This is a predicted structure of a 73-nucleotide RNA (transfer RNA) from a marine sediment metagenome. Its mean pLDDT, the model's own confidence on a scale to 100, is 82. Rfam family: tRNA. The family's RNA type in Rfam is transfer RNA.

RNA sequence: GCCUCAGUAGCUCAGCGGCUAGAGCAUCUGUUUUGUAAACAGGGGGUCGGGGGUUCAAAUCCCUCCUGAGGCU
Numbered sequence: 001g002c003c004u005c006a007g008u009a010g011c012u013c014a015g016c017g018g019c020u021a022g023a024g025c026a027u028c029u030g031u032u033u034u035g036u037a038a039a040c041a042g043g044g045g046g047u048c049g050g051g052g053g054u055u056c057a058a059a060u061c062c063c064u065c066c067u068g069a070g071g072c073u
Base pairs, nucleotide, nucleotide: 001072002071003070004069005068006067007066010025011024012023013022018056027043028042029041030040031039049065050064051063052062053061
């Protein structure tokens, strides 16, 4: 230098054009317990890596840049 893959909640990930962007774990509150843990119920937390484009509509498609992983020379 070139190619491929990935970037979405604190962490691990799902979502592959249209419901309101979701799950598990974590965290907070409550119930329960002598108390802790566990269990159960509920809550908060995201403008989907940055910018631009296409579209009535973009996390999703296109371009570019950044970061990380792997490969080739």